[in-house]
Parts: sequence; structure tokens; C1' cells
RNA sequence: CCGCAGGAGAGUCCGCCCUACGAGGCGGCGCCGAAGGAGCAACCGACCCGGAAUCUCUCAGGCCACCGGACCGCGG
Repeated sequence: CCGCAGGAGAGUCCGCCCUACGAGGCGGCGCCGAAGGAGCAACCGACCCGGAAUCUCUCAGGCCACCGGACCGCGG
């Protein structure tokens, strides 16, 4: 890196539009953190400098299902 499997959290809220009645679009308020991003930092390093989280922030993303999903198991 690839394949398979597991994988949490938070509104299927309110108004309008649309509708193929699945859902979608716009606006509003409320939330989540485990894509990504950013910040602090224990600590680490060949230490002038650099690396650094599951902590923090929520820009992004997400809040029925599907998809996604850090991380983990097995195989290559």
C1' cells in the first nucleotide's frame, strides 16, 4: 500500500420549496469527533532544529439508512 472482516458519537428537529413519496434543495437553531485540517504538549531524535496523540478546536466532515469512518484482526 492492497483485499476481506470488525468499527463509535450526535436532530430521520423546525419552516419553506420540490417530490419519482426514497430522498433532495434553501434557511434556522441544537449537537458529534474517529476522514482530513489546525492548536497545545508529555516524550523522542543524528537536539542550531525537527518529529509528535485517541488531548484540545470544530474550518471541513458528520447527526434514519446507505456511503464514509480513526483504530484493530487476518491475508498478500

RNAcentral holds the sequence, with entries from MGnify. This is a predicted structure of a 76-nucleotide RNA (Glycine riboswitch aptamer) from a marine sediment metagenome. Rfam family: Glycine riboswitch aptamer. Rfam's curators write: This family represents the bacterial glycine riboswitch. Glycine riboswitches usually consist of two metabolite-binding aptamers domains with similar structures in tandem. The aptamers cooperatively bind glycine to regulate the expression of downstream genes. In Bacillus subtilis, this riboswitch is found upstream of the gcvT operon which controls glycine degradation.